[in-house]
Order: sequence, then structure tokens, then C1' cells
RNA sequence: GCGGCGGUAGCUCAGGGGGAGAGCACCACCUUGACACGGUGGGGGUCGUAGGUUCGAUUCCUAUCCGCCGCACCA
Repeated sequence: GCGGCGGUAGCUCAGGGGGAGAGCACCACCUUGACACGGUGGGGGUCGUAGGUUCGAUUCCUAUCCGCCGCACCA
């Protein structure tokens, strides 16, 4: 340099045109003499970035940044 896969909550990930979600973690309450476990409720998101298409984009297209893998090249 070329190609492929990935980037979504603090962590691990799902989703893939119209509601942004799950598990764990976090907070409050219930429970306990107290803790753990359990139960109920709650907070938390520029969906990597910038454009484009569309009535509407996290989702489709283009470019770009970062990570991983493969291939090629150089001394």
C1' cells in the first nucleotide's frame, strides 16, 4: 500500500430505515441485628468522525480516523 472484519451505556455485546436496547456494574427502597443473596424502581448514549441519499439515517452510499486479521512491497 491492497483486501476483510469491527467501533452502539462504565464493561461485554445485540439490533440494522421511523421506539436506541440486553446482561453485568452503579443509585434508591424493601428484606436482614448487620452483610451477602433475592425483590421493586431509577439514572446513564454526539450509535468513531465528516459529508451524501431519503419525508425520515445508529442502520444505505462515499471519504476519513482507530483496532484486529490476511496479503503484497522495501532494506